Context: one part of a larger RNA
Parts: sequence; structure tokens; C1' cells
RNA sequence: GAACGAACGCGGGCGGCGUGGAUUAGGCAUGCAAGUCGAGCGAGGACGGGGGCUUCGGCCCUCGAGCCGAGCGGCGAAAGGGUGAGUAAUGCAUAGGCAAUCUGCCCGAAAGUCCGGAAUAAUCGCUGGAAACGGCGACUAUUACCGGAUGGCCCGAACCGGGGGCAUCCCUGGUUCGGUAAAGGGGGGGACCUUCGGGCCUCUCGCUUUCGGAGGAGCCUAUGUCCUAUCAGCUUGUUGGUGGGGUAACGGCCCACCAAGGCGAUGACGGGUAGCCGGACUGAGAGGUUGACCGGCCACACUGGGACUGAGACACUGCCCAGACUCCUACGGGAGGCUGCAGUCGAGAAUCAUCCGCAAUGGGCGAAAGCCUGACGGUGCGACGCCGCGUGGAGGAUGAAGGCCCUCGGGUUGUAAACUCCUGUCACGUGACGAGAAUGGUAAGGGGUCAAUAGCCCCUUGCUUGACAACUCAUGAGAGGAAGUCACGGCUAACUCUGUGCCAGCAGCCGCGGUAAUACAGAGGUGGCUAGCGUUGUUC
Repeated sequence: GAACGAACGCGGGCGGCGUGGAUUAGGCAUGCAAGUCGAGCGAGGACGGGGGCUUCGGCCCUCGAGCCGAGCGGCGAAAGGGUGAGUAAUGCAUAGGCAAUCUGCCCGAAAGUCCGGAAUAAUCGCUGGAAACGGCGACUAUUACCGGAUGGCCCGAACCGGGGGCAUCCCUGGUUCGGUAAAGGGGGGGACCUUCGGGCCUCUCGCUUUCGGAGGAGCCUAUGUCCUAUCAGCUUGUUGGUGGGGUAACGGCCCACCAAGGCGAUGACGGGUAGCCGGACUGAGAGGUUGACCGGCCACACUGGGACUGAGACACUGCCCAGACUCCUACGGGAGGCUGCAGUCGAGAAUCAUCCGCAAUGGGCGAAAGCCUGACGGUGCGACGCCGCGUGGAGGAUGAAGGCCCUCGGGUUGUAAACUCCUGUCACGUGACGAGAAUGGUAAGGGGUCAAUAGCCCCUUGCUUGACAACUCAUGAGAGGAAGUCACGGCUAACUCUGUGCCAGCAGCCGCGGUAAUACAGAGGUGGCUAGCGUUGUUC
């Protein structure tokens, strides 16, 4: 000199863009942060229409394209969001490999979607419990569950070939045998059939099997990745083999048996510290330091362990067990997990709103309308940072008054003020326009699909959809509301007076102060920077 997620002191006008719990991965009140689908299913309720009964309280039956929230079922909940505890390698970065692998939703292609069955929640009845939550019996539906059929370009086996490779092997053609699947929903409709439900046709959303893709994931290898030798030897599933188990998959990953290996001064093993990277800061560079915000990867979710479900988890707001802590309890037993967004206590030098909205972008579900979304978009608070603007401009000497100094002549503050003439940024008041809006919905027109003027899909036009409300413009008033801070002995730019008297104090280093202190304190003046200035801490 530069830098910072900074803090502290004094002072503080406005705006834009960023940024803000670094310490106790300490404890948490409260609210919200993951739902959605009635176009998968059965029942119920409210409301409305009709009818019946009535003790006038109400009850029963029936109809409903609409409304509602439970239940079964599907998809999602493994994403998004947070944090950096652990981890020195099961991580990360770079370059490769899988002939050792998996992949829901999405895309391309091929084929199929037949016939049956038994239950169960809801509901009702009885019943246990303070509660959380149950138990027994009866009834019922499905795209829930189960059985059978049909299968092939799928799987397994055998045989006959073709091609290739890095060992095991891989790709591919044919024949035979064996095995293996499914679920329906919605819109519309001219003939024909009909048990009047529909069949049938068509469109669409699904379902099943298979091949391929995209994106995602898993595993393996090489190289690199802090300090310590006052850590020198470490290791028994240890190192390898055979056989098996397990996995999507290779493998001591696990197991039985066999062998006795494996690693290490090119630092094993141990100890300490630490998430890694793209990057960031600094520096002429080499390098040094660092990993906040943003992006990629990893790890964690009260602490420790475990599996279940699933395409995917060993699962932040799922389950089970143990532990610590907090809460409820009728003492028998239960409930909880903010390292999500706000907020609170604590500790700390120190870090914000218990805000608004789903209008945009993105995500989940849904045919869609839409619903949900503390992701996100916004607003608020903090000069925490960077940048921009302002606190006025021009004129104005009898160089006013006052202050300070003085050799008492004067000098300086100083064109500074007053005063005159202007300007109108920002802030303030009033008013206007209004981007972010694309879609979606609705109406009209055109095209495609189709037997079809239904229906469905696409395009064009009109209307409609904004939490925030900037920017801009017009206008009003009026210099009005807006300057501090540090230094002035040398380094280092800027000097005098008074007070003090080795005291009080200053200080980055050298050093000042003991009666003339440009070094302490105050004042005047001056210098630097400026809505900041200075100090402290840390890095180069």
C1' cells in the first nucleotide's frame, strides 16, 4: 500500500447493487417450511329440488355433471432448503475404465392390454384407555392383492454357425425345450346389436413386455492433496488362493478351509489440524494466504445403532431400539427433536423482520382449471462493503464584528461571512404514465385427426391475470433539511499561545514530560481524507 462475512470510538443527508450468527453442530416457546389427484375406488356429510311421516323438536325416501373433509389407492415426499460437526481419504480435483452395473418420471421404436378369485380400510355394532392409541365382530369397492391364459425381438439350457477382443470373454444369426405380463379412467358418436348398464367405432390419459436414447447414480484405476520422527516399526480378515453366500454389480464385502503373507525412511503405523474444488485476496511475477457470498462434489440432521418401503434412502420436518434432555399424565403410560424461514434464551467484540406474495422463474401432483411451495420473487433493518449524488453557484473589501497571535505598527481566520443576483440535484408535498405478462381462462375465425359439422390438438385476434410499485415525467415551495473525523517532533503533508511541571499524560519505531514542551491537555491556525474518519484484529 492492498484486502476483510469484521469489531470498537467519534460523527452521520440520499440512492443503486451486493452482503449480514465467523462464537455454543448450545437449548428452544409460537407460526409456517410437502403435498396433490373425485378424470383410480366405495361409503358419508353439508346444501338445493321433489315426496312421505310428525309429539312441530325433527325424522325417513329419492334426485344432483356442482361443494366438503376423513378412508383405500397412485405419484411425490431421496428434490428443493440448512450446516461444516466428522473426514488426511470409504473424501475432493484431474484423466481414464466397467467385457463387473442399476435407472421412476421424460424421448424414439415394436407388440400386447384376455378370463377369473378371495379379502380389507372406510362404515356400523360392542368394547379397553386419562391421553396417545387401540381390540373384537359384521358389511363393501378399486388403477390395492391373488390365481389362470396368451405370449415374444425377454430370461435360462442344449446344438449348429458368423464376427471381434484386454484373461475371464463380448456382439450376432438359426433350431429345439422350459419359464415369465398387464388395469383401467375420461370425452364424443352415425349405422347395427342390446339384458337399456352397454357392446361397437373413434380420440385421449394410463397399464404390461422388450430394444434404444437422454439425464442421473454405483463401482474400479492412476496422479495430486497440511504439520509432526520428542510417533519407527505396523497388520490376523491381516495378504493371497479354492469354494460358497450376498449385491444392480467386481471385490475378504461376508463365511468355511488352505497357504504365510501384506505395508514401511519415496515416511507405514500413531498424534495434531482440516470439509475438498471452481475460485478469492495479495504480488511485476514466481509465490504466499484463503475456501464467506455464487456454482460443483462430499458429509451430517438431539447422540449412537439398525433395517423397512421404494427406481432411488439406511431417509433433516419416516419407522424401530438404546441414551441424554424437555414436556404431558388419572402414575398405568405417552409426546418431542429449528445444522429449513422468521423469532427466543444463552455464550460472545459481533451478525437482521416472529414482514408481503405465489404476479414472475423453478419444483410436486393433476387431463385441465387449479392446489401446495419461508425454493423463489419482493419489501424491511444494519454506512457491513463497492459505486453514484448532495450539503449550493456567481459576484462580493471599509479586508466588518468576534476569535487567536503580536515587536502593539499590525498579522491571521478571509471572499470566508454579511449583502446582491441566480440555480433547483437529493429529501418533502401533489399528480400522471407504468416495464417485469409469457401463459392460462374465455369468445370468434382458420388448419389437423376422425366415418363425423361431436370431441381432441395447433395457430391468429379481442377481453382478462402484478406481491412489489422502481425508473421516468409534470408541478409546488424554498438555500431552505444535510460535515465530520484524524493528525500537525522525525519517519510524514501540517505551528503558535496558554495550562501542567518525570506529575497528569503520549507513544507504530526513535522517543517526549523534572518551569520558556511545535511530542502531554485546551485553544486558535494548518494539513489529510470525507458521509465518513480513526483504532484494533487478520492475510499478502

RNAcentral holds the full RNA, with entries from SILVA. Predicted 3D model of a 540-nucleotide part of an RNA (small-subunit ribosomal RNA, 5' domain) from a metagenome. Its Rfam family is "Bacterial small subunit ribosomal RNA". The coordinates come from a structure-prediction model, not an experiment, and the mean pLDDT is 82.